This is a predicted structure of a 73-nucleotide RNA (transfer RNA) from a Candidatus Norongarragalinales archaeon. The coordinates come from a structure-prediction model, not an experiment, and the mean pLDDT is 83.

C1' cells in the first nucleotide's frame, strides 16, 4: 500500500429497520452482621466511535473519517 472484521453504560456483552436499547459484573442505598464479607431487595448510569446518506423510522443498511485487531505485499 491492499483486503477482511470490530467500535454499544467503569467492564463484559445481547438486541429481526419498530415496546422506555436486555443482561451479568462492578458502583451507590437499604436489611442482614458486633463490624466486615456474603445473601436478598432496590436504585443511579448509553446522544450506541464521528459526520453525511436511505426510510415514516437507523445499534441494525449505504458512503467517508476515527481507532483497534488479523492477513497480504
Nucleotide at each position: 500500500g491492499g483486503g477482511c472484521c470490530c467500535g454499544u453504560a467503569g467492564u463484559c456483552g445481547a438486541a429481526u429497520g419498530g415496546c422506555c436499547a436486555a443482561g451479568a459484573c462492578a458502583u451507590c442505598u437499604g436489611u442482614c452482621u458486633u463490624a466486615c464479607g456474603c445473601a436478598c431487595a432496590g436504585a443511579a448510569g448509553a446522544u450506541u466511535c464521528g459526520g453525511a446518506g436511505u426510510u415514516c423510522g437507523a445499534u441494525u443498511c449505504u458512503c467517508c473519517g476515527c481507532g483497534g485487531g488479523c492477513c497480504c505485499a

It matches the Rfam family "tRNA". Its family is annotated with triplet codon-amino acid adaptor activity in the Gene Ontology. It is annotated as a transfer RNA.